[in-house]
RNA sequence: GGGGCGUUAGCUCAGUUGGUAGAGCAUCCGCUUUGCAAGCGGAAGGUCAUCGGUUCGAACCCGAUACGCUCCA
Numbered sequence: 001g002g003g004g005c006g007u008u009a010g011c012u013c014a015g016u017u018g019g020u021a022g023a024g025c026a027u028c029c030g031c032u033u034u035g036c037a038a039g040c041g042g043a044a045g046g047u048c049a050u051c052g053g054u055u056c057g058a059a060c061c062c063g064a065u066a067c068g069c070u071c072c073a
Base pairs, nucleotide, nucleotide: 001072002071003070004069005068006067007066010025011024012023013022019056027043028042029041030040031039049065050064051063052062053061
């Protein structure tokens, strides 16, 4: 220098064919208990890496850039 993959909640990750952004764990509240843990119910938490483009509409399609992993030279 070139190719491929990845970037989504505090963490680990889903998200199919472009049409309301989700799960588990963690956190908070409630129930249960003499108390704790476990269990059950609920809540909060997101500029979807950044910028631009296409589109009525983008986490998703296109381009550039950044960071990480990997392969080639």
The RNA shown here (transfer RNA) has 73 nucleotides and comes from an uncultured Gemmatimonadota bacterium. Its Rfam family is "tRNA". Rfam classes the family as a transfer RNA. Model confidence (mean pLDDT): 82 of 100. RNAcentral records the identical sequence in 2 taxa. The RNAcentral record of the sequence draws on ENA.